[in-house]
RNA sequence: GGAGUAGGGGAGGUGGUUGCUUCGUCCCCCGCAAGGAGGGACGGGGAGGAAAGUCCGGACUCCAAAGGACAGGAUGGUCGUUAACGGCGACUUCGGGCAAUCGAAGGAAAGUGCCACAGAAAACAAACCGCCCUGCGGAAUAUUUUGCGGGGUAAGGGUGAAACGGCGAGGUAAGAGCUCACCGGCCGGGUGGUGACAUCCGGCGCACGGCAAACCCCAUCCGGAGCAAGACCAAAAAGGCCCUCGAUGAGGCUGUCCGUCUCGAGGCGGGUAGGUCGCACAUCUUUCCGUUUCGGCGGGAAGUCAGAUAAAUAACCACCGCUGCCUUCACGGGUGGUAACAGAAUCCGGCUUACGACCUGCUCCAGCC
Repeated sequence: GGAGUAGGGGAGGUGGUUGCUUCGUCCCCCGCAAGGAGGGACGGGGAGGAAAGUCCGGACUCCAAAGGACAGGAUGGUCGUUAACGGCGACUUCGGGCAAUCGAAGGAAAGUGCCACAGAAAACAAACCGCCCUGCGGAAUAUUUUGCGGGGUAAGGGUGAAACGGCGAGGUAAGAGCUCACCGGCCGGGUGGUGACAUCCGGCGCACGGCAAACCCCAUCCGGAGCAAGACCAAAAAGGCCCUCGAUGAGGCUGUCCGUCUCGAGGCGGGUAGGUCGCACAUCUUUCCGUUUCGGCGGGAAGUCAGAUAAAUAACCACCGCUGCCUUCACGGGUGGUAACAGAAUCCGGCUUACGACCUGCUCCAGCC
């Protein structure tokens, strides 16, 4: 100097004035009381690292539910960790990079399907060019060349993302695992490891292209809805329903009796508005010790720290700090800025995404001294 990787930080600090919200205590007000809402005083608390996206997992609540299976969804190397996870950690193999380091991960030998364009041929291979052998004819001529055929060859060229092991030697008319060495592959076994896997030995000339974010197969997991969950209290007005009273009543069906319906008052019950709870002590936060390679686990100490409901968490002033620009030899002076992403709404663990100024650890590579 260039890279890689892991973080810190989060609209500065102090003081004052004026507000908002919530909690506690007290006073005033209403009420016989229980208690209630309004006002006031004093004191305490009052956004985030992501509160976001709502992607994953749980707590909690209600509904459903013998058990099993199908369908559907998710996950996918191994081992561990956890309340749980698709998170995290360590490791394994393969791939990219000189490296630090980053990325990928069941099965293509169960079956089906697909492989554009180009190319002769795209999957139980294929002969376009080339190479080799050969029949007939022509030309020159003694070994070549040319035309039309027959056959061999997957070594060479060409196409393609991909062409049916690689490479070298032997071999051959030319070639070819045809033969051999090495590498690769497959099968069997030994040893090490919890395991993925590693390593060693033997055998087999070698069968097996790619795609599963195509269907599918295998293994594991998953009941549904979500705080607008859910529980409780409950008005006015209007329905509902039954009971009681009025009642020896009035009216209708009907002129009369019985019966029945309607009318008044009181009561009952459901829902709505509204209110209370859920709702802030919880798988919590900070810190220390032990243990663990790490993730984490065990123990101790201290702390209690937003709880709104159309949604409060703010505004201004002074001083200090930090900082840009101009100016000065310098001290200093002048003039600005004090910011990004974004804001709780049941809670928690993750993931992902967004982000101004400033700052830090570790590692690698190159150059110079």
Source information
The RNA shown here (Bacterial RNase P class A) has 369 nucleotides and comes from a Candidatus Aminicenantota bacterium. Of the family's consensus pairs, 94% are formed in the model. Taxonomically the source falls in Candidatus Aminicenantota (Bacteria, Bacteria candidate phyla). RNAcentral holds the sequence, with entries from ENA. It is recorded under the gene name rnpB. It matches the Rfam family "Bacterial RNase P class A". By type it is a ribozyme.